Predicted 3D model of a 401-nucleotide RNA (Bacterial RNase P class A) from Qipengyuania sphaerica.
The prediction has a mean pLDDT of 76.
The model forms 96% of the base pairs in the Rfam consensus.
Its Rfam family is "Bacterial RNase P class A". The family's RNA type in Rfam is ribozyme.

[in-house]
RNA sequence: CCAGGGGGCCGGGCAGCCGCGCAUUAGCGAGGAAAGUCCGGGCUCCACGAAACGAGGGUGGCGGGUAACGCCCGCCGGGGGAAACCCCAGGGAAAGUGCCACAGAGAGCAUACCGCCGAUGGCCCUUCAUGGGAUCAGGCAAGGGUGAAAGGGUGCGGUAAGAGCGCACCGGGGUUCUGGUAACAGCGCCCGCAUGGCAAACCCCACCCGGAGCAAGGCCGAAUAGGGGCGGCGUGCCGAAAGGCAGGGGUGUUUCUCCCCAGUCGCCCGGGUUGGCUGCUCGAGCCAUGGAGCGAUCCAUGGCCCAGACGAAUGGCUGCCGCCGCGCGGCUGAUGUGCCAAGGAAACAAGGCUAUAUAUCGCGUGCGGAACAGAACCCGGCUUACAGGCCCCCUGGCACU
Repeated sequence: CCAGGGGGCCGGGCAGCCGCGCAUUAGCGAGGAAAGUCCGGGCUCCACGAAACGAGGGUGGCGGGUAACGCCCGCCGGGGGAAACCCCAGGGAAAGUGCCACAGAGAGCAUACCGCCGAUGGCCCUUCAUGGGAUCAGGCAAGGGUGAAAGGGUGCGGUAAGAGCGCACCGGGGUUCUGGUAACAGCGCCCGCAUGGCAAACCCCACCCGGAGCAAGGCCGAAUAGGGGCGGCGUGCCGAAAGGCAGGGGUGUUUCUCCCCAGUCGCCCGGGUUGGCUGCUCGAGCCAUGGAGCGAUCCAUGGCCCAGACGAAUGGCUGCCGCCGCGCGGCUGAUGUGCCAAGGAAACAAGGCUAUAUAUCGCGUGCGGAACAGAACCCGGCUUACAGGCCCCCUGGCACU
C1' cells in the first nucleotide's frame, strides 16, 4: 500500500425570530432501530383446591448468564473458507409408517444393461496327442454405464473370474485407562464390520407451558326499554335451630378434597351511553470508578432524573459553521515527479533549486445534496431497513529497511 474478516461510534452543531406539550419558578421534550408483533416477562383482570393421566403447543449437544426466553456467553461436534472467521431446526432411522421424481438392471432389504470367467458338468471346431478356440448350464458384481446417492475406500494376496474372501492402513462399532464439571477427545486393545438418505416427513424420547391484554383494569357522570327469547342448576329425609345423611351440579378423564343447592349463571335479539378522571412514568433505570470472571454478567461506592400527549406536542423561517458530491481558480501551502547535494565504501540521504493545476492533498470560490425513519403501559431480546463518515483489532499478499 492492497484484499479479506470481526467489533464499536456518529449520522449534524450554534444563534436569532415566531409557534407548541409537560411542568411550576427550576427545568425537560422521539430511536438505534421508536418498525415487525416473532419470543420472554413486569403489571391488570379472569379462571384455577391438590395429584395423576390425556389433548394441544414450544424447545432440542454440554456448561454457565439472566426476572425469564426460542435470547446471550464459553466450549464440544459437524460443514464452508488458504486464514482470520462464518454457518448449523446439533436427541433417535435397529419401535413403527412413509418418501427418494426422472434416468437406471436395480433406490429397502436390493440388482445384471454393457461386461468378466466358464476351473467343475455338457456340446461344437481344430490338433497325432497335449493343447487351443467358441459357447450352454453355472459363477461374479472387481471394470464400465445411469443417477444427488448403487451396500465402505486404497493397495497387496488369493481365485476360473471375483468378492473383507484374507491381510495392511484409513473409515466404522465396542471397550479399559487417561484428561475434562460435562458434551467430548486421546493412546491402547478387540471386532471383518450387510443394514443408504430424509424426522425443517408422521412418529418416538427428554424437558418446559393457564387465558386475555392498557382498546387490560378502576372511579365519576349521564342516559335508556327494571325490554324480549332460550338453556343449565335450583332435590329429598331427620331436626326447634345449628347441623347430619343421601342426591345433583361445578374440569377432557380418574382419585382425594373443596364449593354451590331459592336464586344465580350462560347465549341470542333489541335499546341507551360513546363524556371526564385515572392507570401514565422512579424503572429487572442510566452514568462514572473500582473489584471478580476468558466472557455473557455480577458486586461495591458515588452521582443523575432523562417526553407522558389524547385526533394526539417536540415544529417553521433565517444566518453561520460542519459533512458529502460535482465544477472552476491560482504554483508552493505540503507531498510526489525532475535536477543538485553536506555526509557515506555503496545503497541511501539532512538540505537546496526548478517545472507541473492534465499527479495527490490542502486553500479559495460556485452549484447541488442530506440515509432508515416518529414514543402512546413499561422492560429484556430477536429480525428487518439504513446515503455518508470515523475509530479499534485480526488474517493474508506485495514492496522497502